[in-house]
RNA sequence: GCAGAGUAGACGUGUGCGCGUUAAGUGCCUGCCAGACGGGGAGUUGCUGGCGGGACGAAGGGUCAGAGCCCGCGGUGCACAUAUCGCAUCCCACUGC
Numbered sequence: 001g002c003a004g005a006g007u008a009g010a011c012g013u014g015u016g017c018g019c020g021u022u023a024a025g026u027g028c029c030u031g032c033c034a035g036a037c038g039g040g041g042a043g044u045u046g047c048u049g050g051c052g053g054g055a056c057g058a059a060g061g062g063u064c065a066g067a068g069c070c071c072g073c074g075g076u077g078c079a080c081a082u083a084u085c086g087c088a089u090c091c092c093a094c095u096g097c
Base pairs, nucleotide, nucleotide: 001097002096003095004094009085010084012082013081014080015079016078017077018076019074020073021072028054029053030052031051032050033049034048035047039092040091041090042089060071061070062069063068
């Protein structure tokens, strides 16, 4: 000098257990705060989360005396498995030549 590896995390699918269906959640806009960002250092206008504000907005049905149970529905939550993507960027280090 050239090439390469690896993280957090994001997201798709599957399974399981839940939540809502008396509308929370999800998604969108916005304010404040916080956190994380390959092995080391720095680190954003990017990412994630928390708390507020705003707009929008829904699929119920069967059975039962009832509790409940069953089938659905929700850009629903979590866990596990798996596929894909993946340090914004800068410096150094690592592996091969």
Model confidence (mean pLDDT): 78 of 100. This is a predicted structure of a 97-nucleotide RNA (THF (Tetrahydrofolate) riboswitch aptamer) from a mouse gut metagenome. Of the family's consensus pairs, 82% are formed in the model.